c-di-GMP-I riboswitch aptamer from Anaerocolumna chitinilytica, 87 nucleotides, folded computationally.
RNA sequence: CACCGAUAAAGGCAAAAUCAGCGAAAGCUGAUGACGCAAAGCUAUAGGGCCUUAUUUAUUUUUAUAAAUUGGCAGCCAGUUACCGAA
Numbered sequence: 001c002a003c004c005g006a007u008a009a010a011g012g013c014a015a016a017a018u019c020a021g022c023g024a025a026a027g028c029u030g031a032u033g034a035c036g037c038a039a040a041g042c043u044a045u046a047g048g049g050c051c052u053u054a055u056u057u058a059u060u061u062u063u064a065u066a067a068a069u070u071g072g073c074a075g076c077c078a079g080u081u082a083c084c085g086a087a
Stems, first nucleotide, its partner, number of pairs: 004085002012037002017032006035075001041080003047077002049073003055068005
């Protein structure tokens, strides 16, 4: 230095749920709360994937379906940066 990851030390994040707010929705923010996480830090304009459908268009079955579009997820993969140091 690279890989790796302890029943190490220090520090960190926070699922579900509940309450409040925002949103058409997915979801987000705050508080409470910890399921978990060694990148659960950052990136949604490198890319793949997933969710949503207010709006538009098409169909006509019209409380529907499809496409476009919109918004979102980094705790899906990925990219990138980084703390500690036993084996």
The RNAcentral record of the sequence draws on Rfam.